[in-house]
C1' cells in the first nucleotide's frame, strides 16, 4: 500500500437581506401593540419496544389464582428485557463477532415416506434358573433406555391497571336542571287529600357541563454534561472543579443571494520512486456537488435510518509494483 476488526468524533461554513417561534432584558406608548437585544432541533429529536421519573385511580405494602415477561455464573445501575466481566457453544487465519447457553426419569405432543415395530424399550440367532447373557441385521432425520422446552409444559425471578389526550385548578354564553320568594287570570291541563302555585309568569340563589384559559411544561435544572484525582479488570462509584435558558398547541427554528469548503467525475499537464507507473505528490478547466431526518412531560436503554469525512489502536490466510 491492499483488504479487514474495534472504538470514538463530525456530519456544511461564512456575509448580506427577508420572515417565523419564545422572551422573567432594555426603550416607546393610557392601551393594543412597536422597537433593540437574548434565544430557537438530533445523533438519531423517529420505533414507541423496554425500564423509570411523575399523575390519577385501585388497594389488607400480605397471599393465591389467571395473565405476562426473563433464564450460564457473577457484578453494576434508580430500574431493565440494558450494561460489563468470566465460562460455554458456533463463526473466522487473525483483530474480533454471534448465541432464543434453567429442566426430558412430572406430563402431553412432534404429518408423511421408509421399516415388522415411531416419539420408542424391538426383530433374528444363541445362550440362561430368569429378556440372563452375548452375537447379527435392514429401513431411516431419528432404532431398542436417544433427540426437541425457538411446541405445551414444569422451576425460579419479577410484574395492581392506565397514561401528560394523565392529572390539578378556573370558568362564561345559550339551554336546561335543583331549592326558595312573589304573582296575573280562572283561559287551558292533570288530580280529587278539591281553590291549590304541579304545569304558567317574573326574580332570587345555587349546583353539574360544554366553549375557552390557567397550571403540569423546560431556570426550584437533574439519577445532566466536561475536566482532573482516587477505587475498580471492566461496567461504575466516590470527591472537587467546571458548564449548562428551544418549548409551540395545526404546532416557529426558514427562504434567498455571493463567496468558499469537505467530496465525486471526466479532461490536459507537471513531479518522485521503479527497467516500466496503474503507486504517490502538486497544477489548471469543466462539470456535479451536502445524507437520514425533524422536539411536543422529562429521563435511562435497545432498535432502526443516514451522502461523506476525520481520528486512535488492533489483526494478516490467500491475492497482489
Nucleotide at each position: 500500500g491492499c483488504a479487514g476488526g474495534u472504538g470514538u468524533c463530525u456530519g456544511c461554513g461564512a456575509u448580506g437581506u427577508g420572515g417565523c417561534g419564545c422572551u422573567g432584558g432594555c426603550c416607546c406608548g393610557c392601551a393594543a401593540g412597536g422597537g433593540c437585544g437574548g434565544u430557537g432541533a438530533g445523533g438519531a429529536a423517529a420505533g414507541u419496544c423496554c425500564g423509570g421519573a411523575c399523575u390519577g385511580c385501585g388497594c389488607a405494602u400480605a397471599g393465591c389464582a389467571a395473565g405476562g415477561a426473563u433464564a450460564g455464573c457473577g457484578g453494576c445501575c434508580a430500574a431493565c428485557g440494558g450494561c460489563c466481566g468470566c465460562g460455554c457453544g458456533g463463526g473466522g487465519c487473525a483483530a474480533c463477532c454471534c448465541g432464543a447457553c434453567g429442566a426430558u426419569c412430572a406430563g402431553a405432543g412432534c404429518a408423511g415416506c421408509a421399516g415388522a415395530g415411531a416419539c420408542g424399550a424391538g426383530c433374528a440367532g444363541a445362550u440362561u434358573c430368569a429378556g440372563u447373557u452375548c452375537u447379527g441385521a435392514g429401513u431411516g432425520a431419528a432404532a431398542c433406555g436417544a433427540g426437541c422446552a425457538a411446541u405445551c409444559u414444569c422451576u425460579a425471578u419479577c410484574c395492581g391497571c392506565a397514561g401528560c389526550a394523565a392529572c390539578c385548578c378556573c370558568g362564561a354564553a345559550u339551554a336546561g336542571g335543583u331549592u326558595c320568594c312573589a304573582g296575573c287570570a280562572u283561559g287551558g291541563g292533570g288530580g280529587c287529600u278539591a281553590u291549590g302555585a304541579c304545569c304558567c309568569u317574573g326574580g332570587a340563589a345555587c349546583g353539574g357541563g360544554u366553549a375557552g384559559g390557567g397550571g403540569g411544561c423546560a431556570a426550584c435544572a437533574g439519577a445532566g454534561g466536561c475536566g482532573c484525582g482516587c477505587g475498580g479488570c471492566a461496567a461504575c462509584g466516590c470527591g472537587c472543579g467546571u458548564u449548562c435558558a428551544a418549548g409551540a398547541c395545526u404546532a416557529a427554528u426558514c427562504a434567498u443571494a455571493u463567496c468558499g469548503c469537505a467530496u465525486g467525475g471526466c479532461g490536459c499537464g507537471g513531479g518522485u520512486u521503479g527497467a516500466g507507473a496503474u503507486a504517490c505528490c502538486g497544477g489548471c478547466g469543466c462539470c456535479g456537488g451536502g445524507a437520514c431526518a425533524g422536539a411536543a412531560u422529562c429521563c435511562g436503554g435497545c432498535u432502526u435510518a443516514c451522502a461523506g469525512g476525520g481520528c486512535a489502536c488492533c489483526u494478516g490466510a490467500a491475492a497482489a509494483a
Predicted 3D model of a 321-nucleotide RNA (Bacterial RNase P class A) from a Rickettsiales bacterium. The gene name in the source record is rnpB. The source organism's lineage runs through Bacteria, Pseudomonadati, Pseudomonadota, Alphaproteobacteria and Rickettsiales. Its Rfam family is "Bacterial RNase P class A". The family's RNA type in Rfam is ribozyme.